About this RNA
Small-subunit ribosomal RNA from an uncultured bacterium, 1399 nucleotides, folded computationally. The prediction has a mean pLDDT of 84.
RNA sequence: UAGAGUUUGAUCCUGGCUCAGGAUGCUUGCUAGCGACAGGCUUAACACAUGCAAGUCGAGGGGCAGCGGGGUAGGAAGCUUGCUUUCUGCCGCCGGCGACCGGCGCACGGGUGAGUAACACGUAUGCAACCUGGCCGUGACAGAUGGAUAACCGGGAGAAAUCCCGCCUAAUACAACAUAAUGCCGGGAGGGGACAUCCCCUGCCGGCCAAAGGGGGCGACCCCGGUCACGGAUGGGCAUGCGGCGCAUUAGGUAGUUGGUGGGGCAACGGCCCACCAAGCCGACGAUGCGUAGGGGUUCUGAGAGGAAGGUCCCCCACCUUGGAACUGAGACACGGUCCAAACUCCUACGGGAGGCAGCAGUGAGGAAUAUUGGUCAAUGGCCGGAAGGCUGAACCAGCCAAGUCGCGUGAGGGAAUAAGGCCCUACGGGUCGUAAACCUCUUUUGCCAGGGAGCAAUGCCGUCCACGUGUGGACGGAAGGAGAGUACCUGGAGAAAAAGCAUCGGCUAACUCCGUGCCAGCAGCCGCGGUAAUACGGAGGAUGCGAGCGUUAUCCGGAUUUAUUGGGUUUAAAGGGAGCGUAGGCCGGCGCUUAAGCGUGCCGUGAAAUGUCCCGGCUCAACCGGGGCACUGGCGGCGCGAACUGGGUGCCUUGAGUGCGCGGAACGUAUGCGGAAUUCGUGGUGUAGCGGUGAAAUGCUUAGAUAUCACGAAGAACUCCGAUUGCGAAGGCAGCAUACGGCAGCGUAACUGACGCUGAAGCUCGAAGGUGCGGGUAUCGAACAGGAUUAGAUACCCUGGUAGUCCGCACGGUAAACGAUGGAUGCCCGCUGUUGGCGAUAUAUUGUCAGCGGCCAAGCGAAAGCGUUAAGCAUCCCACCUGGGGAGUACGCCGGCAACGGUGAAACUCAAAGGAAUUGACGGGGGCCCGCACAAGCGGAGGAACAUGUGGUUUAAUUCGAUGAUACGCGAGGAACCUUACCCGGGCUCGAACUGCAGGUGAACGAUUCAGAGAUGAUGAGGUCCUUCGGGACACCUGUGGAGGUGCUGCAUGGUUGUCGUCAGCUCGUGCCGUGAGGUGUCGGCUUAAGUGCCAUAACGAGCGCAACCCCUGUUCUCAGUUGCCAUCGGGUCAUGCCGGGCACUCUGUGAAGACUGCCUCCGUAAGGAGUGAGGAGGGUGGGGAUGACGUCAAAUCAGCACGGCCCUUACGUCCGGGGCUACACACGUGUUACAAUGGGUGAUACAGAGAGUCGGCGGCCGGCAACGUCCGUCUAAUCUAUAAAGUCAUCCUCAGUUCGGACUGGGGUCUGCAACCCGACCCCACGAAGCUGGAUUCGCUAGUAAUCGCGCAUCAGCCAUGGCGCGGUGAAUACGUUCCCGGGCCUUGCACACACC
Repeated sequence: UAGAGUUUGAUCCUGGCUCAGGAUGCUUGCUAGCGACAGGCUUAACACAUGCAAGUCGAGGGGCAGCGGGGUAGGAAGCUUGCUUUCUGCCGCCGGCGACCGGCGCACGGGUGAGUAACACGUAUGCAACCUGGCCGUGACAGAUGGAUAACCGGGAGAAAUCCCGCCUAAUACAACAUAAUGCCGGGAGGGGACAUCCCCUGCCGGCCAAAGGGGGCGACCCCGGUCACGGAUGGGCAUGCGGCGCAUUAGGUAGUUGGUGGGGCAACGGCCCACCAAGCCGACGAUGCGUAGGGGUUCUGAGAGGAAGGUCCCCCACCUUGGAACUGAGACACGGUCCAAACUCCUACGGGAGGCAGCAGUGAGGAAUAUUGGUCAAUGGCCGGAAGGCUGAACCAGCCAAGUCGCGUGAGGGAAUAAGGCCCUACGGGUCGUAAACCUCUUUUGCCAGGGAGCAAUGCCGUCCACGUGUGGACGGAAGGAGAGUACCUGGAGAAAAAGCAUCGGCUAACUCCGUGCCAGCAGCCGCGGUAAUACGGAGGAUGCGAGCGUUAUCCGGAUUUAUUGGGUUUAAAGGGAGCGUAGGCCGGCGCUUAAGCGUGCCGUGAAAUGUCCCGGCUCAACCGGGGCACUGGCGGCGCGAACUGGGUGCCUUGAGUGCGCGGAACGUAUGCGGAAUUCGUGGUGUAGCGGUGAAAUGCUUAGAUAUCACGAAGAACUCCGAUUGCGAAGGCAGCAUACGGCAGCGUAACUGACGCUGAAGCUCGAAGGUGCGGGUAUCGAACAGGAUUAGAUACCCUGGUAGUCCGCACGGUAAACGAUGGAUGCCCGCUGUUGGCGAUAUAUUGUCAGCGGCCAAGCGAAAGCGUUAAGCAUCCCACCUGGGGAGUACGCCGGCAACGGUGAAACUCAAAGGAAUUGACGGGGGCCCGCACAAGCGGAGGAACAUGUGGUUUAAUUCGAUGAUACGCGAGGAACCUUACCCGGGCUCGAACUGCAGGUGAACGAUUCAGAGAUGAUGAGGUCCUUCGGGACACCUGUGGAGGUGCUGCAUGGUUGUCGUCAGCUCGUGCCGUGAGGUGUCGGCUUAAGUGCCAUAACGAGCGCAACCCCUGUUCUCAGUUGCCAUCGGGUCAUGCCGGGCACUCUGUGAAGACUGCCUCCGUAAGGAGUGAGGAGGGUGGGGAUGACGUCAAAUCAGCACGGCCCUUACGUCCGGGGCUACACACGUGUUACAAUGGGUGAUACAGAGAGUCGGCGGCCGGCAACGUCCGUCUAAUCUAUAAAGUCAUCCUCAGUUCGGACUGGGGUCUGCAACCCGACCCCACGAAGCUGGAUUCGCUAGUAAUCGCGCAUCAGCCAUGGCGCGGUGAAUACGUUCCCGGGCCUUGCACACACC
């Protein structure tokens, strides 16, 4: 040393992307009160108008253009006639002074970062190889000459710039001479020093080199200068060690190159330059090349190590339009100097000239972007001067800019009807803005106004005094002296007065609601928001954060241990080189002695200041500034000390390594020879019609004789069995047998050497298959190719052929999932077990040891899977490699190759992931087990016909709406002629058809009748009240107002209900245990069951929802009860009948019980349980049926049953009425009915149910009618009546025919319901008599009282389109070998790149 979001259904890991922080010479948007301090062209080293930025000295000189003074001459005016003023000329006489000669300065200060990868910079050293004006110190000196020249003057050229010629003249200008050594040069001597060339000291000889004056003073003299030499200081020059960028897709570079000798040159060394000689020098510790870049102090960030940067300030360097050059000078190769060249700009009389803002301002341009053509030399500093002083865009100040840091303010206290208003909620109460405001009290910073008003000022100058060598230094006094600035600061005055915004509010990330919008408009740093209820867009209210700022863009560091030195990895995530040998390099066993390079430590020097940090101090505080200390590392240099470790030297050792000897071992390599089986081919024989091939075929072969078979022969390739979890090899790889040659490891022994070792970038060698070149060979197999099939196609899989190749020799190539996806070496660390080779012990069971090859595990490791003495454990050494996915192992370049191709190996762009392991599901034309009318075995249907009904489609004014695979389609609808009704047309109403609050008014309400109208409705209006405490109320109508009303939308906002998987056996929980975790275990396994039903086993033990049971119906018996049911017994009665009395035995009805539990027996099984034509029993193994539907799935269905959020309509999307439509009709589909007939149809006779319903009703009887039905009477509010079941049985007709089958359609006539049967009802009678003769592909139901078949009833309902639905009983089968297959489901397991989950 803080993390977070994002890969998944979830998890762990790997890994990238993104965010929160800090920073800036910043940009931009919105906003803006004040001050202090710092800062301000990062781009075009682009171009520049204008002004200023370096001058000064008259005390160096000649001079006198201009100014002032003076003198003088003349004129004018005023006039007090010698004064004033003024003009002109002359005089350098004085103050001074343009230009000129001369001195000093101009090489500083200022700007910029183009160039430069360099001794440029930093640091540490060296120069015995050097220079240094001015300054300081010491010593000495200044004698005497000379000739010029500028200015000026005269003349000339030119547009100008400027230049030329002639004459005069001065100096502290210039030159020569003299003097001079301690200086310099040469020669030689002595002494000393030192790291080399060499240096220093002493003294000797010879030669050489100086100078300038000026000022003050009456003067003495003083001051400023001049010259030589030595020394100091300062500033420079040179050399060297070390340090600091990228690219190796830049690997070789170099001829003055490297060195030497001798010279030249320089202040000095040096190939700096030259002549000659030698052939060196630099380079993987990265030369050379290319790209980029001024370096440092420092700055930002970071816990640090690091990373990034080099603006302001300081140091150094380089440059001053570009390139080159020198001159002057102490110093320059010179920003505001010169010359040349170039580009550009300007002037021009076209001949020629002028210029250089990267100085301060300023302009244009570029750009996202960066200021005033300001003031002053007052201070600090610089140059000149003796000084006064002059100059100074250095500097100090001011101006502009929120561009940064710091400070201050925009008020403080009180104040609740918590007002109005906004916003939000709502249960109507409320919440919030909010003590906020108003109001009261108080304060006055800053700003504004007024007054006062600094410090920064010290020197220098003048005067006086003091000290001493009399000029310096000091003291005092005086005059002058401030740009900033009337500023800071102080005082007073008025007055809350003049002063708040910006961003954000889905998560990360502090902060939430409403409205608008509707995958639009938009947002977005990442994940992602927006498709009608958006906390994510836009607005509003509120909130949060920061605040004179706040957001944003860009860039840097951080987070990122995501380049890992600190501090990472490489079996599967990216990553071990295919393997070996080996060079450089790196690393290296034991014991002594020694050294001191590394290392440690003490001291010394250095590490500029500023910066940082601590303390103190100054601006009111702070920022800022000043002083002091520390830090400035682990840097560099020097002097010591130490000796563990590393290194060097030396001596010894044997365990690492190697050698010798002995023993056995192996598919190790190379070469040669040999062998048999098989295959193909050839020849011959036998033999005849096919063979071959496939899922099935065909192509192909075959009567010219194939295939098959026998014999003989030929060829090439490969080696059956043994054979294995075997062995050998470095890897690739190696397999018949034998021989030769070569190589290897192991074991045993302990004789020899004595660390000789490990690894290994380059380099070299080997390297499967395929490929290439040349030459052989070719039996088999077989890319390419051809044909046949398959298929929608089939450039494939399958088949028939077949060339390269496969084989050998030589050569090349150099890659593989070259894999243990695991580099090599060494040491250490529990065990069990198998096996190969060797050695040993032995009791021959066995066991020890070494080296291999395998399996399983402890610890440990690992994300997990797993690894685990053959490590992926614990350590050391060396090599190789990795850093998100894609682009891409691609492009370019280079290297290699005959080619194919190999090696090396990017970027643009793009994505928010790509991945690993494991988990749970789903899925599989994976596996195992099991079930279901799932198949199979059967029976009957559908699909063909006609009709009924529903749907699609079409049509229509409307054909209302919904339901759409299974799980819509005789479904919502269990009753569409009107109504229903939601649709269409038309006519009406608007507080409304229904309900209701309030206010006002009127009146009973109601309303027969009549009229108009299609009706709604309107008009008419006979008639007609109640209660009352007299206030009024009930009721109705009108007006107003608040609710209304909506089958309008959203079933993807919902509740409720329902379908389906599925009555399938499953779905979960608590605790414990296992796992980092998702999760697992339990629930798995064996057996069993209809069942997660049970038993056994078991890190699980229990529990819940499901299963089962409990409930209902039905099947048997019993108890009790006995009418409307029943009638055995008794009695009565009838043609007959429980008809009557009576009875409750039986049947039946109802209540309550019993019974069935694998309980008993036998066999099998540990048990659970299973089996038995078992017993018993009405019933036997859940007896049959029903109700009952776990966690969940399908955003399944329904807003039109109901309820409900939101949205929408309000003289209509509400409501009333008439009519129409929902009944349409070329078609298509679903579900049904009736049939096609003789197991049938017609007619007649006759037998036996159950359940349910009925007074607005069900019915009976008589009569009428052929009948539907009608009239009258009667019966039943129902165990009482309605009420005949039908198939069946008996008899008879029909005799295989579109019929005595079938009944559609049509015509006629009726009945009934209803306001009304036209669209559009049912029924009856007569007539008509269609299609249809058993139904293609395909498909549905059913396992027993079931299917099939037969009738009966009910709901809805006036009636009914009912053949539908829901029930009831009657008759009453066939079949199931079995689980391979189809469909669906359950459990276990396996694979997975799926998870909206294989549609």